[in-house]
């Protein structure tokens, strides 16, 4: 330094004002950007995670049966599958939809006396992954 096994820990950010009976939801101006990859650094390139949908064993229930078991029903984990938003122009350069400049765009679901990326909630959850430690064998 790389590899295998195990373990601990870490692992999501963002608002003010105005109008109004009422809005952090409308209007105005702001602010935020998970993880891995990519010859140069990414919210908008490729992939992943979570949310959502489907499939789905065991366990459980019912019927038949002496039993083994068969049939049906409900629930549903892992896994697998599906869905899942958004960018261009110019510049420098060997190389950049990643840097610099300009102008843009996107943001699940439920709730809320008024419509939400920013408030409340599932979530003191989960997780892509990351640092480290131990042992093993190089």
């Nucleotide at each position: 330094c790389a590899c295998g096994u195990g373990c601990u820990c870490c692992g999501g950010g963002g608002u003010c004002g105005g109008c109004g009976u009422a809005a952090u939801u409308c209007c105005g101006a702001a602010c935020c950007g998970g993880c891995g990859g990519u010859u140069a650094a990414a919210g908008u390139c490729c992939g992943c995670g979570a949310c959502c949908c489907g499939u789905u064993a065991g366990c459980c229930c019912c019927u038949u049966g002496a039993a083994a078991a068969a049939g049906g029903g409900a629930c549903c984990a892992a896994g697998c599958g599906g869905u899942u938003g958004a960018g261009u122009u110019g510049g420098c350069g060997a190389a950049a939809u990643u840097c610099c400049a300009g102008c843009a765009c996107c943001g699940a679901c439920g709730g809320u006396u008024a419509a939400a990326g920013u408030c409340c909630g599932g979530a003191c959850g989960g997780g892509a992954g990351g640092c480290g430690c131990a042992c093993g064998a190089g």